[in-house]
RNA sequence: AUGUCCAGGCGGCCGAGUCCUCCGUCUGUGGCGGAGGAGCCGGGGACCCACCCGGGCCGCCUUCGAGCGGCCCGAUGGGGUGAAUCCGCAAGGUAGGGCUGCUUCCGUCCGAACCCGUCAGCUAACCCGGCAGGCCCUCUGGAAGGAGCAU
Numbered sequence: 001a002u003g004u005c006c007a008g009g010c011g012g013c014c015g016a017g018u019c020c021u022c023c024g025u026c027u028g029u030g031g032c033g034g035a036g037g038a039g040c041c042g043g044g045g046a047c048c049c050a051c052c053c054g055g056g057c058c059g060c061c062u063u064c065g066a067g068c069g070g071c072c073c074g075a076u077g078g079g080g081u082g083a084a085u086c087c088g089c090a091a092g093g094u095a096g097g098g099c100u101g102c103u104u105c106c107g108u109c110c111g112a113a114c115c116c117g118u119c120a121g122c123u124a125a126c127c128c129g130g131c132a133g134g135c136c137c138u139c140u141g142g143a144a145g146g147a148g149c150a151u
Stems, first nucleotide, its partner, number of pairs: 011136004018038009039131006049121001053074008077119001078116004086093002096110004102145005
């Protein structure tokens, strides 16, 4: 001097998952726990509106379209967070999502996981809950368009 690897400060990315105050504690420029506040996010929850499995038989009604009630048989739970759904035996593909403010094109990657427990449509008041995890750090894919900010 160059290259590679590990850790990681500042600073950032995906994501709702951040900031402040007080107390306690520890391995002590900070971490962890508890309480409170601000902010962001999610669930439950009225009127109104919406929704109401299929087949057979009987009865009522009938504008002969259909509707209502009863009985029998068959089939099947439902819901939430999240981009993560659907097809397929599988391979594989795919709705959708990320690529550092935004849009377009190209390229590329993801397309999971978990929770409630027979229960939930929307939903004012009201009630309850979460604030994780993963990763980069000489780059953040390339090109075009075209904002904002600074000088």
This is a predicted structure of a 151-nucleotide RNA (c-di-AMP riboswitch aptamer (ydaO/yuaA leader)) from Herbidospora galbida. The sequence was found by an Rfam model in a public genome assembly. Taxonomically the source falls in Herbidospora (Bacteria, Actinomycetota, Actinomycetes, Streptosporangiales). It matches the Rfam family "c-di-AMP riboswitch aptamer (ydaO/yuaA leader)". About the family: This family represents a conserved RNA structure found upstream of the ydaO and yuaA genes in Bacillus subtilis and related genes in other bacteria.